Overview: Predicted 3D model of a 74-nucleotide RNA (Glycine riboswitch aptamer) from uncultured Phenylobacterium sp. The model forms 90% of the base pairs in the Rfam consensus. Its mean pLDDT, the model's own confidence on a scale to 100, is 80. The RNAcentral record of the sequence draws on MGnify.
[in-house]
RNA sequence: GCGCGGGAGAGUUCAGCUCCUGCUGACGCCGAAGGCGCAACCGCCCCGGAAACGCUCAGGCAAAUGGACCGCGC
Numbered sequence: 001g002c003g004c005g006g007g008a009g010a011g012u013u014c015a016g017c018u019c020c021u022g023c024u025g026a027c028g029c030c031g032a033a034g035g036c037g038c039a040a041c042c043g044c045c046c047c048g049g050a051a052a053c054g055c056u057c058a059g060g061c062a063a064a065u066g067g068a069c070c071g072c073g074c
Stems, first nucleotide, its partner, number of pairs: 001074006011027001013026005028061003034057001035055003041049003
């Protein structure tokens, strides 16, 4: 990296439009894609790598999709 399985959080709130599985706006929220920041920590050690911590730009807040991470196989 690929395949299979598991996989959280937060409004299917309000309004408008509508070609009615949708779009837009407003407000309220979530963090486990990504991104950024601090820096715990780590290493081949003075130079590097860096979080599940923080931010919420992005993403997400019924379902679907996505999903860090975990297990098994290649």